[in-house]
The prediction has a mean pLDDT of 90. A computed fold for a 93-nucleotide RNA from a Planctomycetota bacterium, annotated as c-di-GMP-I riboswitch aptamer.
RNA sequence: GUCCCGAACGGGCAAACCCGCCGAAAGACGGGGACGCAAAGCCAGGAGCCUAACGCCUCCCCCACCGGAGGCCAGGGUCGUCCGGUUGCCGAA
Numbered sequence: 001g002u003c004c005c006g007a008a009c010g011g012g013c014a015a016a017c018c019c020g021c022c023g024a025a026a027g028a029c030g031g032g033g034a035c036g037c038a039a040a041g042c043c044a045g046g047a048g049c050c051u052a053a054c055g056c057c058u059c060c061c062c063c064a065c066c067g068g069a070g071g072c073c074a075g076g077g078u079c080g081u082c083c084g085g086u087u088g089c090c091g092a093a
Stems, first nucleotide, its partner, number of pairs: 005091002012037002017032004022027001035080001041086003045083003048078003055072006
């Protein structure tokens, strides 16, 4: 110096919930707040999970359009679901 590992030191991040704001929603962002996290830093590459606006199908209503209901669908989301990639603080056993 590097790798494994995770005592200590200095710290770091921030769940639920509340408020604001964006969004059809899932959810993101900001503030408060801490459930927890040694990568709970970053990346949607693989898998899972969430949402279903648009679109498509069926049905109801109607002369028809419109409208209503149900189903399917990710190109939307989640890295604090997992795998993977990548970067990194400290230095005891």

Description
Of the family's consensus pairs, 95% are formed in the model.